Transfer RNA from Roseivirga sp., 74 nucleotides, folded computationally. Its Rfam family is "tRNA". About the family: Transfer RNA (tRNA) molecules are approximately 80 nucleotides in length. Their secondary structure includes four short double-helical elements and three loops (D, anti-codon, and T loops). Further hydrogen bonds mediate the characteristic L-shaped molecular structure. tRNAs have two regions of fundamental functional importance: the anti-codon, which is responsible for specific mRNA codon recognition, and the 3' end, to which the tRNAs corresponding amino acid is attached (by aminoacyl-tRNA synthetases). tRNAs cope with the degeneracy of the genetic code in two manners: having more than one tRNA (with a specific anti-codon) for a particular amino acid; and 'wobble' base-pairing, i.e. permitting non-standard base-pairing at the 3rd anti-codon position. Gene Ontology term of the family: triplet codon-amino acid adaptor activity. It is annotated as a transfer RNA. Model confidence (mean pLDDT): 81 of 100.
[in-house]
RNA sequence: UGGCUCAUAGCUCAACAGGUUAGAGUACCAGUCUUAUAAGCUGGAAGCUCCGGGUUCAAGUCCCGGUGAGCCAA
Numbered sequence: 001u002g003g004c005u006c007a008u009a010g011c012u013c014a015a016c017a018g019g020u021u022a023g024a025g026u027a028c029c030a031g032u033c034u035u036a037u038a039a040g041c042u043g044g045a046a047g048c049u050c051c052g053g054g055u056u057c058a059a060g061u062c063c064c065g066g067u068g069a070g071c072c073a074a
Stems, first nucleotide, its partner, number of pairs: 001073007010026004019057001028044005050066005
């Protein structure tokens, strides 16, 4: 310098042709259980999806630019 892939909850990941509250596990908080802790069980909170534009009735999803990370080539 060129090409490819990726960026969604604290963390690890879903969201399958663009479509009607963006979910799961884990962690966290509360309750239950226990003498108590852990484990188990029940419930709860937590993200407008890296940033800025564009297309569309509608964008996490498509397009453009930027930032960051990984891989390949030189």